[in-house]
Context: one part of a larger RNA
RNA sequence: UAACAGGGGCCCGCACAAGCGAUGGAGCAUGUGGUUUUAUUCGAUGCAAAGCGAAGAACCUUACGAGGGCUUGACAUGCCGCGAAUCUUCUUAAGAGAGAGGGGUGCCCUCGGGAACGCGAACACAGGUGGUGCAUGGCUGUCGUCAGCUCGUGUCGUAAGGAGUUGGGUUAAGUCUCGCAACGAGCGCAACCCUCGUGUUUAGUUGCCACUAUGAGUUUGGAACCCUGAACAGACCGCCGGUGUUAAGCCAGAGGAAGGAGAGGAUGAGGCCAAGUCAUCAUGCCUCUUAUGCCCUGUGCGACACACGUGCUACAAUGGGCGGGACAAAGGGUCGCAAUCUCACGAGGUUGAGCUAACUUCAAAAACCCGUCCUCCGUUCGUAUUGUAGGCUGCAACUCGCCAGCAUGAAGCAGGUAUCGCUAGUAAUCGCUGGUCAGCCAUACGGCGGUGAAUCCGUUCCUGGGCCUCGUACA
Numbered sequence: 001u002a003a004c005a006g007g008g009g010c011c012c013g014c015a016c017a018a019g020c021g022a023u024g025g026a027g028c029a030u031g032u033g034g035u036u037u038u039a040u041u042c043g044a045u046g047c048a049a050a051g052c053g054a055a056g057a058a059c060c061u062u063a064c065g066a067g068g069g070c071u072u073g074a075c076a077u078g079c080c081g082c083g084a085a086u087c088u089u090c091u092u093a094a095g096a097g098a099g100a101g102g103g104g105u106g107c108c109c110u111c112g113g114g115a116a117c118g119c120g121a122a123c124a125c126a127g128g129u130g131g132u133g134c135a136u137g138g139c140u141g142u143c144g145u146c147a148g149c150u151c152g153u154g155u156c157g158u159a160a161g162g163a164g165u166u167g168g169g170u171u172a173a174g175u176c177u178c179g180c181a182a183c184g185a186g187c188g189c190a191a192c193c194c195u196c197g198u199g200u201u202u203a204g205u206u207g208c209c210a211c212u213a214u215g216a217g218u219u220u221g222g223a224a225c226c227c228u229g230a231a232c233a234g235a236c237c238g239c240c241g242g243u244g245u246u247a248a249g250c251c252a253g254a255g256g257a258a259g260g261a262g263a264g265g266a267u268g269a270g271g272c273c274a275a276g277u278c279a280u281c282a283u284g285c286c287u288c289u290u291a292u293g294c295c296c297u298g299u300g301c302g303a304c305a306c307a308c309g310u311g312c313u314a315c316a317a318u319g320g321g322c323g324g325g326a327c328a329a330a331g332g333g334u335c336g337c338a339a340u341c342u343c344a345c346g347a348g349g350u351u352g353a354g355c356u357a358a359c360u361u362c363a364a365a366a367a368c369c370c371g372u373c374c375u376c377c378g379u380u381c382g383u384a385u386u387g388u389a390g391g392c393u394g395c396a397a398c399u400c401g402c403c404a405g406c407a408u409g410a411a412g413c414a415g416g417u418a419u420c421g422c423u424a425g426u427a428a429u430c431g432c433u434g435g436u437c438a439g440c441c442a443u444a445c446g447g448c449g450g451u452g453a454a455u456c457c458g459u460u461c462c463u464g465g466g467c468c469u470c471g472u473a474c475a
Stems, first nucleotide, its partner, number of pairs: 001475001003472002007469007015459002019422005026313008034304002042053002066297005073125001077124002080120004087102006107114002127288002130286003136282002138277003141273001143271001148187006155162002167178003193265004198233007208222003212217001236259001239253001241251003302441001315415001319374007331362003336355002342349002381412001386407003390403003428451007
C1' cells in the first nucleotide's frame, strides 16, 4: 500500500421492512444434468450456465454415428493436353456417381491464338466446426450507470510511498461549496444525442373538415381542428418566503402542459474474475493429408427410471358457455398481403378487385358492456392423453410438422422447507404485431397499445456497494 474481520462510524440500493403478484405441488412446453445409444455433434456451469449461442434441427442446416464413394480434391492460384459452354435422351444405382448417345457452335482475333466454361494427368498446394480462450487479437459478461481511477509541477518521507482525493456542510454524483502544502489537469459524473409530454410558426397528400348524397365517387371547396413532417420556444431553484455560514444547497408557495435530474432510452472510467468465445471472424504453435479433408443416402441432434432451471395452462362463479354491441397503438406485405363472391360444420378450397402502400391489405383487437344458461359439483371447471375420418406446406410429414371436426375427458380443489419480481401509467391483467421462416413444434424473444392498483412507519436486522478509521501472525 492492498486484502480481510461474526471491529467501529457515516451513507446508499426493491437490500430489509410495508404491500401486490408469483415460483416450489399438477399437466404440458422448453433448456440442462444424468442415463441410454452406432450417434444421441459442440460450447455455456453460483450470482454473471440452464426458452443460453439457436431471429425458427423432417431433407438441407449438421459440425455426430452407420453404410456407399472420391483423392490436386466441394473451394483458390500456377503449368500442360483435349473440348466452347449451357442443353437433352436412355440404361444402371438408395443416391453420390458410372456408362452409352443426340443436338450445338457463340465472343475477341494480328488467324498463330486468346477470354469464359467443362473434362483429364502430374506437382507445388488446397482443406480441417481438429487441439490449445492457460499463447493471442477482436467482441462480450460481471461488480455497476457503482462514483470512482489517475497525472503534471511543487512538497513530505532514506525508501516503498504519502499529500492533492482527507476535514465541515451538500448532492443521484470526487455534484458543488468552505477550509487546508498544495496548485492545476485528464478519464469517468452531468450536459451535448433520441423518444414521450405543452405551445408557436410553416407545409397540407394518399391524411383532416365541409357540400351533395341510401350508398358509391379518380367530383368540388377549405387550411379552423385532428394528424403528419420540419424549424423554434419552454424549466433555470429563474421569482417570492423560510432555513443555512452572507456559501453550496434544502423546504414551502406562485405561475406553468411540465418543478427541482419532468419520464424513458442510448451512453458502461481504471480495473477484477488466467471470467466467456480458436464453433462468427482473424491468428501463433501443434496436429491430420487415399484422411481428423470432400460428396451422397437413410439415421441421430426429438431416446427416458430420474433430478434441476425457465415458462404456458389451470384448479373456477370477481367464473365458464352462447348471442349482440364498442374503443387502440405499433408493425409487415410484389417469389408478397390479399378484399369480394361462392363451396365446406371447420381447418381450408375456388375466384382474384386493389396495393411497391397516411390510398390497398394482414385486421377480428381482447379484456370491457348488455342479455341469457350454468348454482358449487372433479362440475357446462380443467384440458392432458388417445381413437377416427380430414386440411395445408413441402421431392418427402414413419421416426419427427402445424391446423381443424367428432369422440375420449388424466392429474389438478390453491401448493412443505424455501425462493423470486415489482415504487406508477409501475405491478397485475388483456389482447395486437415483427424478425427468423416453404411449413413449424413460438407457451420463446423483440416491440405495441387497452384496463389499471396496494404499500413505503423506518434503517435494528439480512444482502450488495461507496467513503473514513482501527486491528492483523496474510500478500
This is a predicted structure of a 475-nucleotide part of an RNA (small-subunit ribosomal RNA, 3' major domain) from Phragmites australis. Its mean pLDDT, the model's own confidence on a scale to 100, is 83. RNAcentral holds the full RNA, with entries from SILVA. Lineage of the source: Eukaryota > Embryophyta > Liliopsida > Molinieae > Phragmites. Rfam family: Bacterial small subunit ribosomal RNA.